[in-house]
Molecule: transfer RNA
Organism: Trifolium medium
RNA sequence: GUCGUCUUAGCUCAACCGGUAGAGCGCGUGACUUUUAACCAUGUAGUCGUGGGUUUGAUUCACAUAGACGGCU
Repeated sequence: GUCGUCUUAGCUCAACCGGUAGAGCGCGUGACUUUUAACCAUGUAGUCGUGGGUUUGAUUCACAUAGACGGCU
C1' cells in the first nucleotide's frame, strides 16, 4: 500500500432474508439463614463504533471514516 473479519448493556456474547434489541455474569432490593456465601423472587441498564445516504421503516443494505485483529505485497 491493498484485501478480509470484528465493534451491540459494566463484562462475555446472541438477534434466520430490513419491521423501533435479548441471555449469562455483574449490580440493587427482598425473602431464607444466628451471620456470610449459595439457592429463590424481583428489579437494573444499550444514541447497536462514528457520519451522513437509500427506504414508509436500518443493528441488518451500500458508502465514507476510527479502532482492534489477520492475509498478501